[in-house]
The part of an RNA shown here (large-subunit ribosomal RNA, domain IV) has 345 nucleotides and comes from a Pseudomonadota bacterium. The coordinates come from a structure-prediction model, not an experiment, and the mean pLDDT is 82.
Context: one part of a larger RNA
RNA sequence: GCCUCCCCAAGGAACUCGGCAAAUAAGCGGGCGUACGUUCGCAAGAAGCCCUGCCGUGUGCAUAGCACGGCCGCAGCGAAAGUUCCCCUGGCGACUGUUUACCAAAAACACAGCUCCCUGCUCAACUCGUAAGAGGAUGUAUAGGGGGCGACGCCUGACCGAUGCCGGAAGGUUAAAGAGUCAGGGUAACCAUUUACUCAAAGUAAAUGGUUGCUCGUGGCUCUAAGCCCCGGUCAAUGUCGGCCCUAACCCUGAGGGUCCAAAGGUAGCGCAAUUCCUUUCCGGGUAAGUUCCGGAGCGCAUGAAAGGCGUAACGACUGGGGGACUGUCUUGGGGAGGUGCUCG
Repeated sequence: GCCUCCCCAAGGAACUCGGCAAAUAAGCGGGCGUACGUUCGCAAGAAGCCCUGCCGUGUGCAUAGCACGGCCGCAGCGAAAGUUCCCCUGGCGACUGUUUACCAAAAACACAGCUCCCUGCUCAACUCGUAAGAGGAUGUAUAGGGGGCGACGCCUGACCGAUGCCGGAAGGUUAAAGAGUCAGGGUAACCAUUUACUCAAAGUAAAUGGUUGCUCGUGGCUCUAAGCCCCGGUCAAUGUCGGCCCUAACCCUGAGGGUCCAAAGGUAGCGCAAUUCCUUUCCGGGUAAGUUCCGGAGCGCAUGAAAGGCGUAACGACUGGGGGACUGUCUUGGGGAGGUGCUCG
């Protein structure tokens, strides 16, 4: 010097991001007594106050209780061990649970409950598997699968233009295969013409054209699907939910009017918020003094209704603010015990 522990005058959170750490209180048991709020269960062991030993007497089965009287001490669950400090008020999440094994336990996840979509069963939908097959389920729509929200209370507004999904089928567009047809290439037979072999005829050969077939890894056209275009529906589907100008007999404000755009222009609520840039907004409260906190206001940079909105008793090793008690957290250090490092011996 460090580690673990103990004590401290006066003050008592002035420490600090923050009472972190420590300390206090309480403690086992009994009596009394307990507010707001509330889903009537709770809150609640709320808070707070008091008692506890020993001796004697009475009662009593009692050395258990209860009543009365007495005695001692600072102190009577007299030791040891063991053991919530309390109160007021916000935020978030209803709750008990779950989680980043080894830096995060939470407001994250889950959850009952609400809602939407799929699924009618000979192989359900869905999932695993190349398949066989298996799960779903020896289940059958009060069943099973998937998505979102997340107890409960009051509620959940407008918009289907875009995207998605569902339904529709008149028209447009549209693949390969197939069929038909045409063209083209190849090939066979026949016919015609020309040329050669010949003086001529006949015949043969070659070329060209035509007809009839066959054929083709060629091309065009016709016949055909879903889809897309198209027509509707659907937002607890993905999502979206305006601008400018004017206006009331003080001023201010703007119920109201005009105009442009849009599918529709944000309803109820809440609101400087876990969301507010300006911002330490403004007003009020609390403090001697308050960028935090609580209540109110609202020009909401950029709230808002199941990515739910707003409340809410209970609950929380969650998080913000305040108070009491208490303390070496601090003013501001000091002393002590044990251990350890270093120096010296």